The part of an RNA shown here (large-subunit ribosomal RNA, domain I) has 590 nucleotides and comes from an uncultured Dehalococcoidia bacterium. Its mean pLDDT, the model's own confidence on a scale to 100, is 81. It matches the Rfam family "Bacterial large subunit ribosomal RNA".

Context: one part of a larger RNA
RNA sequence: AGCUCAUGGUGGAUGCCUUGGCGCAAAGGGCCGAUGAAGGGCGUGGUAAGACUGCGAAAAGCCUCGGAUAGCUGUCUAGCAAGCAUAACCGGGGAUUCCCGAAUGGGGAAACCUAUCCCGAUGAACUCGGGAUAGCUCUAACCUAACCCUUAAGUUAGAGCGGGUAAGCGAGGGAACUGAAACAUCUAAGUACCUCGAGGAAUAGAAAUCAACCGAGAUUCCCUAAGUAGUGGCGAACGAACGGGGAAGAGCCCAAACCUUAUAGGCUUAGUGGACUGAGGUCCUAUGUCUAUAGGGUGUUUUAAGGCGUGUCUGGGAGAGCCUCAGCAAUCCCGAGGAGUAAGAAACCGUUUCUCUAGUCGAAGGUCCCUGGAAAGGGUAACCGUAGAAGGUGAAAGUCCUGUAGGCGAAAGAGAAAUGGCUCCUGAUGCGACCUUGAGUACCGCGGGACACGUGGAAUCCCGUGGGAAUAUGGGGGGACCACCCUCCAAGGCUAAAUACCCUUUGCGACCGAUAGUGAACCAGUACCGUGAGGGAAAGGUGAAAAGAACCCCGGGAGGGGAGUGAAAUAGACCUGAAACCAUAUACCU
Numbered sequence: 001a002g003c004u005c006a007u008g009g010u011g012g013a014u015g016c017c018u019u020g021g022c023g024c025a026a027a028g029g030g031c032c033g034a035u036g037a038a039g040g041g042c043g044u045g046g047u048a049a050g051a052c053u054g055c056g057a058a059a060a061g062c063c064u065c066g067g068a069u070a071g072c073u074g075u076c077u078a079g080c081a082a083g084c085a086u087a088a089c090c091g092g093g094g095a096u097u098c099c100c101g102a103a104u105g106g107g108g109a110a111a112c113c114u115a116u117c118c119c120g121a122u123g124a125a126c127u128c129g130g131g132a133u134a135g136c137u138c139u140a141a142c143c144u145a146a147c148c149c150u151u152a153a154g155u156u157a158g159a160g161c162g163g164g165u166a167a168g169c170g171a172g173g174g175a176a177c178u179g180a181a182a183c184a185u186c187u188a189a190g191u192a193c194c195u196c197g198a199g200g201a202a203u204a205g206a207a208a209u210c211a212a213c214c215g216a217g218a219u220u221c222c223c224u225a226a227g228u229a230g231u232g233g234c235g236a237a238c239g240a241a242c243g244g245g246g247a248a249g250a251g252c253c254c255a256a257a258c259c260u261u262a263u264a265g266g267c268u269u270a271g272u273g274g275a276c277u278g279a280g281g282u283c284c285u286a287u288g289u290c291u292a293u294a295g296g297g298u299g300u301u302u303u304a305a306g307g308c309g310u311g312u313c314u315g316g317g318a319g320a321g322c323c324u325c326a327g328c329a330a331u332c333c334c335g336a337g338g339a340g341u342a343a344g345a346a347a348c349c350g351u352u353u354c355u356c357u358a359g360u361c362g363a364a365g366g367u368c369c370c371u372g373g374a375a376a377g378g379g380u381a382a383c384c385g386u387a388g389a390a391g392g393u394g395a396a397a398g399u400c401c402u403g404u405a406g407g408c409g410a411a412a413g414a415g416a417a418a419u420g421g422c423u424c425c426u427g428a429u430g431c432g433a434c435c436u437u438g439a440g441u442a443c444c445g446c447g448g449g450a451c452a453c454g455u456g457g458a459a460u461c462c463c464g465u466g467g468g469a470a471u472a473u474g475g476g477g478g479g480a481c482c483a484c485c486c487u488c489c490a491a492g493g494c495u496a497a498a499u500a501c502c503c504u505u506u507g508c509g510a511c512c513g514a515u516a517g518u519g520a521a522c523c524a525g526u527a528c529c530g531u532g533a534g535g536g537a538a539a540g541g542u543g544a545a546a547a548g549a550a551c552c553c554c555g556g557g558a559g560g561g562g563a564g565u566g567a568a569a570u571a572g573a574c575c576u577g578a579a580a581c582c583a584u585a586u587a588c589c590u
Base pairs, nucleotide, nucleotide: 002588006584007583008582009581015575016541017540020512021511022509023508024507025506026505027504028503029502030501031164032163039100040099041098042056043055044054046080047079050076051075052074062094063093064092065091066090067089071084072083073082105114106113107112115133116132117131118130119129120128121127135161136160137159138158139157140156141155142154169197170196171195172194173193179186183233209216210215220247221246222245223244224243230238231237251494252493253492254438258297259296260295261294262293263292264291265290266289267288273284274283275282276327277326278325279324280323281322302472304437305436306435307434308432309431310430311429312428313427315334316333317332318331321328336426337425338424339423340422348421349420350419351418352417353416354415355414356413357412359408360407361406368379369378370377382399383398384388390402391401392400443467444466445465446464447463448462449461450460453479474489475488476487477486478485528535529534548574551562552561553560554559
C1' cells in the first nucleotide's frame, strides 16, 4: 500500500408525513373604468429598524344594521406599557380614500414641477383651502369670415367615448419551420401571430332550407352516419352531407300597396275635381290635383299574402265627418276574450315563496383492569345511531373536541319564480284579377376567394371589374345544361335556452407527495441574469409539549465535557440518515 471487519465523519438517497398542487363532477356567479379602473409609488402601529397583511392624512382603521361570544389589541415576534370589553371577530350598507396611472388645466426623466378663473379664510398684496379648466363624437344654442346671402372656423351647455381584461367569442389581415422521406401544386393552416370589436357568454337563427314523388319544418351543441361518399403531383394528405338518436325549444318586427296629418313646390276658373256615401242644397283657386320630405294608422306571406272594391254574418252605448233625411263610420266609454317586461310596445309598484351574502341547535363513556412517557391499543361489562363522512386530541376514539345525519335562521343588500295592480291587443268569411310584395339587385362574361370539393362535367355562396332582368301569367333551388315534376319566396331587421371559458363553494380521485405535483408547499414570477424584449431558480420535517439545556469546567470565541429536561439528546437546532468519499482501530498479505 492492498484487502477484511468494526466504529465514526461527510453526504442527503430511502422510508414516513403534508400546509401545496393537478384533474373531474354538481350548484351558484361573471365584466371593471372620468362617481377616476386595472396596476403601482409613498405613507400608516404606544414600543415598529425591516418585511408580509390590512388600511389611506378620518390611514392594522370610522359610522350604521345584523350575527356572535368572553375574551381582544393581525403575522415574522416574544416581552413590556396602555387600553377595549353592548369589545375583538364574521356578514350587509355607508363614510374617508394622499400621489402616479386612460390621467384629462399646462408641463414632465411615472409617483414630480407649475398655472388661469370663481368662492372662502378679518383678505388689498403674499399665503392657504375648495371647485372648475384635456381631446374626440353626437345633440342643442350662440356668434360669425373670405363673399351679398350662406357656410367653414369659433364659443357655450348636455350626453357619450377613451383605459384595463386570464381564458372563451366575432371580424379584418395572415406566415414559416414541418410533411410529402428532395421539391414547386398540396400540407402545416386559415394554425401561430398582428389589429379591431362585443359580452357574461359570443356567433347563428325562423327557409328564395332540405328531401325525393314519401316527406321534414329556425338556430346552436353532443352521439352516429363515417374515416363512408368524395377531393387529391389520385402522392402526402384532406374529408362531408342526407338520414337516425339526444340536449334545448319561441317565435316575431319593418319596407311597400292603401288611408291620414304637416311642410315645401308645381298645375288647374272645370259639364271635370273635391267637401264620407245616396238625394236635394250650399261652398272651394285650394278645402282640388301632382311631386318631394317627415310623422301616425294599416300590413308582413307561398296548397301565396296583404291593400282596395263588393257581398253575407257579427256584444252594448255615445259619436267627429258643411246643412236636411237615410246609411256608413274615425274616435271614445262599458262589457267579454287574449297577451306582456329576455325578442316581438313599454315603465313602475305591491304581495307570497325560494336562493345567495353571517350563523345556530345537534344523540351516546372522564366504567374498571393491563401495557406504555402518553390509550384512542388489548381485556371487560355498557350506551347512541335519520349521526359508524372526515379531521384533531401524547399510538389506532361512533359515545373527548370540531363536526356529521337531521332541523332552524336575515335588520340590510342581491337574484329567481308565481301572482295582483298596471299596460297592450281583438271582427269572421266569400268573390274579383285593379294595386303592392326589398334593383344597379338577381343573373351573365372575366379575375379571385369560401364550400370536404386543388377548374374539374362544378352546381351553391361571397368579393372585384364590365354588362344587366322579370314583377305573381312572376322569381329561386333540386350538383353542368334542358324538359316534366317537387319545393321554397332573395336582394330589410330582432330573438332566450341547450354551447365555450373563468371564478367561488361543496364533494370526489386505481392523481403527485418536495429532482414529484403549478415555475412557485418556504415572503416566487422573488433572488439572480439580460441595454431590452425576455429568461428565471434553489430552498419543507426537533419534540406530545420548548420542557430550546439553569449551574459548573476547558476555551478569546466557536465548540466541547459534566449536570439537568425528555420516552428518546447518535431527537440539541435537530425525523429517518443509504452510497460514493475521508479517518481511526484491527486480522491477513506484501